[in-house]
RNA sequence: GGGCAGUUAGCUCAGUUGGUUAGAGCACCCCGCUGAUAACGGGGAGGUCAGUGGUUCGAGUCCACUACUGCCCACCA
Numbered sequence: 001g002g003g004c005a006g007u008u009a010g011c012u013c014a015g016u017u018g019g020u021u022a023g024a025g026c027a028c029c030c031c032g033c034u035g036a037u038a039a040c041g042g043g044g045a046g047g048u049c050a051g052u053g054g055u056u057c058g059a060g061u062c063c064a065c066u067a068c069u070g071c072c073c074a075c076c077a
Stems, first nucleotide, its partner, number of pairs: 001073007010026004019057001028044005050066005
């Protein structure tokens, strides 16, 4: 320098053909249960969907650019 993949909650990840309010598990907070703790059960909080711009009646989803992470190739030594 070239190519490919990825970026969604604190962490690990879903999200279908673009369409009703953006989800799960773990973690966190509260309550129940227990002599107590764990486990278990109920409830709650937590999101600029990496950023900017565009397409569209409508974008997490499509397009362009940028940033970051990983992998492969090439080049130099």
This is a predicted structure of a 77-nucleotide RNA (transfer RNA) from a Pseudomonadota bacterium. The source organism's lineage runs through Bacteria, Pseudomonadati and Pseudomonadota. Rfam family: tRNA. Its mean pLDDT, the model's own confidence on a scale to 100, is 80.